[in-house]
RNA sequence: GAGGCGGCCGGACGGCCGCGGGCGCAGGGGCCGAAAGGCCGCGUCCGAGGAAAGUCCGAGCUCCACAGAGCAGGCUAGCGGGUAACACCCGUCCGCCGUGAGGCGAGGACCAGCGCCACAGUGACGAUGCCCGCCCGUUUGGGGCGGGAGUGAAACGAGGCAAGCUCUAGCCGGAGCAAGACCGAAUAGGAGGGCGAUGAGGCUGCUCGCUCAGCCCUCGGGUAGGUCGCGAAGAUGGAUGGCCGUCCGUGGGCCGGUGGCGACAUCGGUCCACGACAGAACUCGGCUUACAGGCCGCACUCCAGG
Numbered sequence: 001g002a003g004g005c006g007g008c009c010g011g012a013c014g015g016c017c018g019c020g021g022g023c024g025c026a027g028g029g030g031c032c033g034a035a036a037g038g039c040c041g042c043g044u045c046c047g048a049g050g051a052a053a054g055u056c057c058g059a060g061c062u063c064c065a066c067a068g069a070g071c072a073g074g075c076u077a078g079c080g081g082g083u084a085a086c087a088c089c090c091g092u093c094c095g096c097c098g099u100g101a102g103g104c105g106a107g108g109a110c111c112a113g114c115g116c117c118a119c120a121g122u123g124a125c126g127a128u129g130c131c132c133g134c135c136c137g138u139u140u141g142g143g144g145c146g147g148g149a150g151u152g153a154a155a156c157g158a159g160g161c162a163a164g165c166u167c168u169a170g171c172c173g174g175a176g177c178a179a180g181a182c183c184g185a186a187u188a189g190g191a192g193g194g195c196g197a198u199g200a201g202g203c204u205g206c207u208c209g210c211u212c213a214g215c216c217c218u219c220g221g222g223u224a225g226g227u228c229g230c231g232a233a234g235a236u237g238g239a240u241g242g243c244c245g246u247c248c249g250u251g252g253g254c255c256g257g258u259g260g261c262g263a264c265a266u267c268g269g270u271c272c273a274c275g276a277c278a279g280a281a282c283u284c285g286g287c288u289u290a291c292a293g294g295c296c297g298c299a300c301u302c303c304a305g306g
Stems, first nucleotide, its partner, number of pairs: 001302003004298006011247007019047007029040004049277001053288002056286005061176004073172005078092005093107001094105004108167002113165002115161003130148007180228004190219006198213002201211003248275012
C1' cells in the first nucleotide's frame, strides 16, 4: 500500500413552532350541550429501525377442522451438535473459486423405471448407414470377431444429468389481529302471548269458531356502531416532524504558513455543497435485500522497501 474476517455507529447539543398518545388540572381549567359527551387549553411523561422493508422460513396467540391408517400435495437433504422451532446458527468432511487470509455449495440415490445429452460427428447409449483385417454366408440384402483415424465435455461403450420426472429417508391440518371475544341500536323481517262494541278479508249463504289484517307486550338472531384483543409509540388511510444557530464528518474553491527546483504533500483560516437506505400497525426468533459516511478489534493475508 492492497485486502480478509468479526463487531459497532449511522449525526450531537440548544432555541422556536408543530403532530400522536397516557396522566393530571381539589366534587373547581375553558367553550358547546338537558344529559351522555364533544372540541380546545395548560402542565408533565412517552413517541421507529438496523434493517421498522421483502413477507421467505420457524414459533407464540386466535378461530375452524380432526378416531386410526393410507393416498395425493408441499418442504428438507454429507456428517455431528445447538435451539421452543426453523430452510437459522456452530463445527467438520468433500467439491469449486482465490497467490493467500478466506469465500461459495440446490453436496442422499441414475445397477428400479422413464426422459434428456446442444455443436461437431457414421454413431450420444444397449447404436452399429465410418475405415482396415480375418471368418461365415451370398445371387447380390448381410452376419460374427478383432483393431482404428477424426469429431466431441463424453464414444465403437451398460458414460453423464435428479436447480428433469422419479426413488429413498424425515417433517407437515387450514386460515390469519380485516384472527377472534364481548356489548349492541333504529328500520325491516321472525317467534311467542294478549285485545275485539276494529275490519264490506278467507273457510261460508247465516251464527259461532278458526284464520288473516290491525293494535299492544315480550323474546331471539343479524346489521350500523362501540369496547377488548393492543403494549411507557400505536391505528383511525395511519403521529413520531420542520426551521434556525453552534459543533462534527466528507468533498470542492480561495487565502496564508512549512517542506520541495517543481508537480505536490501537510497544517490553519474562510466560503459553498452534501450527510444515506428507509417509516412500526398483534408479538417474538431467523434469513434475504437496501444503505451517504465513519469507528473499533484480529499473534489474519498478500505485495514493496528498510